[in-house]
RNA sequence: GGGCGCGUAGCUCAGCUGGUUAGAGCACUUCACUGAUAAUGAAGAGGUCGAUGGUUCGAGUCCAUCCGCGCCCACCA
Numbered sequence: 001g002g003g004c005g006c007g008u009a010g011c012u013c014a015g016c017u018g019g020u021u022a023g024a025g026c027a028c029u030u031c032a033c034u035g036a037u038a039a040u041g042a043a044g045a046g047g048u049c050g051a052u053g054g055u056u057c058g059a060g061u062c063c064a065u066c067c068g069c070g071c072c073c074a075c076c077a
Base pairs, nucleotide, nucleotide: 001073002072003071004070005069006068007067010026011025012024013023019057028044029043030042031041032040050066051065052064053063054062
């Protein structure tokens, strides 16, 4: 330099053919339970879906550019 993949909650991830409110598990907070802790149960908080722009009535999803990470190939030494 060329090609491909990934980026969604603190972490690991789901999200179908673009559609009405963005989710799960773990973690966190509060409450119940307990002599107390753990476990268990209930409730809650936490997201500008990597950034910018575009298409569309409507974008996490499609398109372009950029950023970060990973893999393969090539090149130089």